The RNA shown here (Bacterial RNase P class A) has 342 nucleotides and comes from a soil metagenome. RNAcentral holds the sequence, with entries from MGnify. It matches the Rfam family "Bacterial RNase P class A". The family's RNA type in Rfam is ribozyme.
[in-house]
RNA sequence: UCGGAUGGGCAGUCGCCCCGUUUUCGGGGAGGAAAGUCCGGUCUCCACAGGGCAGCGUGCCGGCUAACGGCCGGGAGGGUCCGCUCAAAGCGGGCUUUACGGAAAGUGCCACAGAAAAUAUACCGCCCGCAAGGGUAAGGGUGAAAAGGUGCGGUAAGAGCGCACCGCGGCGGGAGCAAUCCGGCCGGCAGGGUAAACCCCACGUGGAGCAAGACCAAAUAGGGGAGGAGGAGCGGCCCGCUCCGUUUCACUCUCGGGUAGGUUGCUAGAGCCGGCCAGUAAUGACCGGCCCAGAGGAAUGGCUGUCACCCGCAAGGGCACAGAAACCGGCUUACAGUCCGG
Numbered sequence: 001u002c003g004g005a006u007g008g009g010c011a012g013u014c015g016c017c018c019c020g021u022u023u024u025c026g027g028g029g030a031g032g033a034a035a036g037u038c039c040g041g042u043c044u045c046c047a048c049a050g051g052g053c054a055g056c057g058u059g060c061c062g063g064c065u066a067a068c069g070g071c072c073g074g075g076a077g078g079g080u081c082c083g084c085u086c087a088a089a090g091c092g093g094g095c096u097u098u099a100c101g102g103a104a105a106g107u108g109c110c111a112c113a114g115a116a117a118a119u120a121u122a123c124c125g126c127c128c129g130c131a132a133g134g135g136u137a138a139g140g141g142u143g144a145a146a147a148g149g150u151g152c153g154g155u156a157a158g159a160g161c162g163c164a165c166c167g168c169g170g171c172g173g174g175a176g177c178a179a180u181c182c183g184g185c186c187g188g189c190a191g192g193g194u195a196a197a198c199c200c201c202a203c204g205u206g207g208a209g210c211a212a213g214a215c216c217a218a219a220u221a222g223g224g225g226a227g228g229a230g231g232a233g234c235g236g237c238c239c240g241c242u243c244c245g246u247u248u249c250a251c252u253c254u255c256g257g258g259u260a261g262g263u264u265g266c267u268a269g270a271g272c273c274g275g276c277c278a279g280u281a282a283u284g285a286c287c288g289g290c291c292c293a294g295a296g297g298a299a300u301g302g303c304u305g306u307c308a309c310c311c312g313c314a315a316g317g318g319c320a321c322a323g324a325a326a327c328c329g330g331c332u333u334a335c336a337g338u339c340c341g342g
Stems, first nucleotide, its partner, number of pairs: 001342006008307007016029005031321001035332002038330005043209004055205005060074005075100001076098009101200002106198002108194003123140002125136004148166006167189001168187004173182003213264004223255005230244005271290005277284002309318003
């Protein structure tokens, strides 16, 4: 420095939240990330004839998985180390890393420096020449990047100008599920980079989220329907009086929506532990055992003793990151100390 594991132990006491066969009783009660809410799903509601466009996402190949932008294995490229070798090149191996479709469809951009940043060009140099002028792209110089690379030949000097190997393009062959690899023949040979620039290609993709949603359901005020000439108060009855109503409006019954409130969704699940088998692995099958928060503005805590660790002579102090909110699989980020491995 990287990867993996772990993430204080025990006892007492006082509480808190759930559950139970409920009250001096018993059982359970935060994490490896519960975090960020980045990706994928379960579940729920809304939307949805069919087709297309736009937008967004993904992007080597194969496998795993409920699914994924995740994981495993492989290929190719880059970096680094080791071995063979005097050394270089090359070959082989280890570790690590990659946003790894297309730049030979089109468009854009490429600061500074530089002759030139792409219809190529020529500052120094080299060569021919008295000069004017011409040839050249080896060498120097600039740059992140300069019209193939190395070597031999060739030449006035040079140059794929010629040749060998590498590279590139085309066409066959062999191996592999594939990415790809190996080898052959042909062509001296396209022309910079950039697609986490627009774009092109292929594939995928409806939206909102447990405050989703479902059920029960007051009071008050609206609404629909039916009845309705009466109704209410003045302590029981009658008279009387007052108020409301007698055109829909009082009053009575009833229906429905809906608010408060309550219940549910809600925690037994792509679950955890052990064994065994298949597979390089991710992962899967089988067998056995286990039940492990479910509250709800929100419990999971406080104190004491002791042990461990750190600081301190001691008294004493400290002990990381951080805390569930429907649930699950990942990714990313944070993390004292201890253990294991490179």